[in-house]
Context: one part of a larger RNA
RNA sequence: ACCGUAUGGUGAGGGAAUUCGGCAAAUUAGUCCUGUAGCUUCGGUAUAAGGGAUGCCUGCUGUCCUAAUGAGGAAUUGGGGUAGCAGGUUGCAAUGACAAGGGGGUUUCGACUGUUUAAUAAAAACACAGGCGAGUGCUAGUCCGAAAGGAUUUGUAUACUCGCUGAAUCCUGGCCGGUGCGGGUACCUAAAACUUGGGUUCAACCGAGCUAAGGGCCCGUUAACGCCGGGAGUAACUCUGACUCUCUUAAGGUAGCCAAAUGCCUUGUCGGGUAAGUUCCGACGCGCAUGAAUGGAACAACGAGAGCCCCACUGUCCCCACCUACAACCCG
Numbered sequence: 001a002c003c004g005u006a007u008g009g010u011g012a013g014g015g016a017a018u019u020c021g022g023c024a025a026a027u028u029a030g031u032c033c034u035g036u037a038g039c040u041u042c043g044g045u046a047u048a049a050g051g052g053a054u055g056c057c058u059g060c061u062g063u064c065c066u067a068a069u070g071a072g073g074a075a076u077u078g079g080g081g082u083a084g085c086a087g088g089u090u091g092c093a094a095u096g097a098c099a100a101g102g103g104g105g106u107u108u109c110g111a112c113u114g115u116u117u118a119a120u121a122a123a124a125a126c127a128c129a130g131g132c133g134a135g136u137g138c139u140a141g142u143c144c145g146a147a148a149g150g151a152u153u154u155g156u157a158u159a160c161u162c163g164c165u166g167a168a169u170c171c172u173g174g175c176c177g178g179u180g181c182g183g184g185u186a187c188c189u190a191a192a193a194c195u196u197g198g199g200u201u202c203a204a205c206c207g208a209g210c211u212a213a214g215g216g217c218c219c220g221u222u223a224a225c226g227c228c229g230g231g232a233g234u235a236a237c238u239c240u241g242a243c244u245c246u247c248u249u250a251a252g253g254u255a256g257c258c259a260a261a262u263g264c265c266u267u268g269u270c271g272g273g274u275a276a277g278u279u280c281c282g283a284c285g286c287g288c289a290u291g292a293a294u295g296g297a298a299c300a301a302c303g304a305g306a307g308c309c310c311c312a313c314u315g316u317c318c319c320c321a322c323c324u325a326c327a328a329c330c331c332g
Base pairs, nucleotide, nucleotide: 004326005325006324008323009322010321011320013318014317017316022313030054031053032052033051034050038045039044041167055089056088057087058086059085060084061083062082063081064080065079066078067077068076069075090094102311103310104309105308106307107306108305109303110302114126115125130165131164132163133162134161135160136159141152142151143150144149169297170296171295173228174227175226178225179224180221181220182219183218184217187216188215189214194209195208196207197206198205229247230246231245232244233243256290257287268284269283270282271281272280
C1' cells in the first nucleotide's frame, strides 16, 4: 500500500429514501405452447399484458424421405428428418457459456417512413402525401445571362412555375374601412417630346396647349397583408342576467378550445393521485394577450421528442464493504 483507472465483478437488510430527472446500472431476453384489454382509420395496437415448457437416457406412437426384400401391390426390415406420449435421471440452475425486448397507464407536440446544424442542438424544426390560392394557350409563364444563348422541356393546363397550409376525419364564422392586388373610368390631375405665344435675329429664359403609365374617383378581392369594442340598468331572499338602454365600428371573435408549448395576477379555484404534489391528470372560464389553411378541434398508428404516474428491478441511495486487472506507492 490512501486517493485512482476499467465498455470489470459481487453484496446482508431495505428498494428511488438518490437526483433537476431512475442519469447509470439492474431486470427482461431465444424457441414452442397458451393467452391477450382498452382503443381503432378495422389494417392494427400485439412479442400487448400474463402463464407454462426447454438438458440427458430409455421405450413407444404418428407422419415424411430414403434403401433392401417383395409381384412395379400390400407388408416387413434398415437409415434419416419431424411432431408427440410415457418412464427414468443429474444439478442451485437445462435458450446452463455466447447471443438475446423490462413492462404498463396517461398527457403534449408532430399524422406517418424520411431530412437537418461534417466537429456542443436530431427536435415540437425541415420535408411529406393531401388541401387551397396565384401566373401561364406555347414565339406561354417563371428563372439564369450584358448578349449570343440556356433551364423548366424535346414538356403543353391531368402541364410547368410561385405562395400558404400540412395524412385521413369533423369543420374552416364576420369584416374590403386601412395596406396590397385586379378591373373600370364621363370627369379631374399629370412629365419630356411635340405644337404654339412672348423674348430685338438666334438662344437662355418666362408662358399656353395636347398626352402615356400612374394618381384622384368607382368596383371587386381575405385559404391577399390583416382586423374581429365599451358603459349602464334589469327576474318575488341573495347571486347571476335570457332582456332593455346607450356610445361606437369596416366588422365587433362564430363553431370550437383553454391557467394550454398561449393566463400577468398565479402555487387561480374545485376534484384526483401522495402521509405530504409550484410539476401531472380531470374540470371551471369577462381568456393580461385562445380561436378557425398566420388553420380550429379531435385523433388509431408511429417517435433515440417533452411532462407525470405505477409494477418489476436494482449499490442511485441508507452506507459502504470486498475482489480482479492496471496505474500509483513501498521494498529489492